Lysine riboswitch aptamer from uncultured Hydrogeniiclostridium sp., 170 nucleotides, folded computationally. RNAcentral holds the sequence, with entries from MGnify. The source organism's lineage runs through Bacteria, Bacillati, Clostridia, Eubacteriales and Hydrogeniiclostridium.

[in-house]
């Protein structure tokens, strides 16, 4: 120094079903009052449509005129990729008239999984996710003690560009 296989545990991530929230919410619709405005996209902007007899658009009526949802997120099963799995920050590209969103790429943080506090963060939410903060736990590898050695216990301490096994070159 490559190259292959592998380990950690509530282990990561992916889509499908199913179910419960999301909600009696948005929409639609009926009825009243109002309004030159109103549609084309999540927002801005050009640009085009349609409207002056409201076929639009906005209030209000929920002890309702009458119907009524999805998306994310969340559980649960199994099946699929896997162990920098995968996440979070920042840049570039792409796309677009401009933002945002997705994608991809590079550059940095982060071993893991949980508890708890914190946030004018996201979110319909007290769920879940995101970022910091505490004290442990749980795997590695170092070093130091005990131990006749291995091992085992115990303390400190480092990080995945890390371990641990074969194999191959130097």
């Nucleotide at each position: 120094c490559g190259a292959u296989a592998g380990a950690g545990g509530c282990g990561c991530g992916g889509g499908u079903u199913u179910g419960a929230u999301c909600a009696g919410u948005a929409c639609u619709u009926c009825a009243u009052u109002u309004c030159a405005g109103u549609c084309c996209u999540g927002c801005c902007g050009c640009g085009g449509g349609c409207g002056a007899u409201a076929c639009g658009g906005a209030a209000u009526g929920u002890u309702u005129u009458a119907g009524g949802a999805a998306a994310g997120g969340c559980a649960a099963a199994a099946c699929c990729g896997c162990c920098g799995a995968a996440g979070g920050g920042g840049g570039c590209u792409u796309c677009u008239g401009g933002c945002a969103a997705g994608a991809g790429u590079c550059c940095u943080c982060u071993g893991g999984g949980g508890g708890u506090c914190g946030c004018u963060g996201u979110g319909a939410a007290c769920a879940g996710c995101g970022c910091g903060g505490c004290a442990a736990c749980u795997g590695u590898c170092a070093u130091c003690a005990u131990u006749c050695a291995a091992u085992a216990u115990g303390a400190u301490g480092g990080a995945g560009u890390g371990c641990u096994a074969u194999c191959g070159g130097u």